[in-house]
RNA sequence: AGAGAUGAUAGAGGUGCGGUUCUUAUCAGUACUGAGACUGACUGGCAGGAUGAGGUUGCAGGAAAGGAAGUGUCGCCGAAGCAUUCAGCUUUUGCCACAAGGCUGUUUGCUGGUAGCAUACAAAAGAUGUAUGCUACUGUCACAAGUAUCUCAUGGAUAUUUGUGGAGCACUAUCUUUAAA
Numbered sequence: 001a002g003a004g005a006u007g008a009u010a011g012a013g014g015u016g017c018g019g020u021u022c023u024u025a026u027c028a029g030u031a032c033u034g035a036g037a038c039u040g041a042c043u044g045g046c047a048g049g050a051u052g053a054g055g056u057u058g059c060a061g062g063a064a065a066g067g068a069a070g071u072g073u074c075g076c077c078g079a080a081g082c083a084u085u086c087a088g089c090u091u092u093u094g095c096c097a098c099a100a101g102g103c104u105g106u107u108u109g110c111u112g113g114u115a116g117c118a119u120a121c122a123a124a125a126g127a128u129g130u131a132u133g134c135u136a137c138u139g140u141c142a143c144a145a146g147u148a149u150c151u152c153a154u155g156g157a158u159a160u161u162u163g164u165g166g167a168g169c170a171c172u173a174u175c176u177u178u179a180a181a
Stems, first nucleotide, its partner, number of pairs: 004178002007175005014077001016076005022070003032061003036057004042048001044096003080111004086105007112138011140166012
C1' cells in the first nucleotide's frame, strides 16, 4: 500500500410490507328469539324428548365474527407471506367424545418487489387472500455492446441506453480487524 475475508453501523427498491385504533359498506333481513300453523322421533355416549325432539312455513323483532375499504398511528426493508415439524392454549354443544378450525412459539424449505390474466383452494361474495403458471413493469448485481461528460490522449472515473442471466444470510456506503501481489 491494500485485492480479498470477518464483523458492526447506516441506507435503497415503491400503488413497498406488516400490526393496531376508529369509521363505513357488506355479511343479511341471514343466524337467532317470540307466539301460531303443518308434520313428526331423534344420538357416538350421557342428559333431554308424544306433557312433542327435530323439520317446514307465514307474521313480528333481529345480530355478530371473519374477510374488505379509508383515516390516524406504530414497527420495519426476509420487510413479510406460504407450506411444513413439534409443543401449548382455545373455538364449534346442555356435557363428554369424534371431527374440523383459530392463536402463540418452534423445525425445515420456497419466494427480490408490484400489477394483470388463467386455474385451484378459502370466503356469503363477480370483494379479497394464498399457491402455481404466463405476461408486463420495476429495483439490484454480473457479463456483453454502445452514448455523453471529465482527462491532451490511451487508460480510467461518473452518468446513462440496449440485451442476456442470477438471487435477499442478497445489494450499496462507511468503519473495525486481518491481509496477498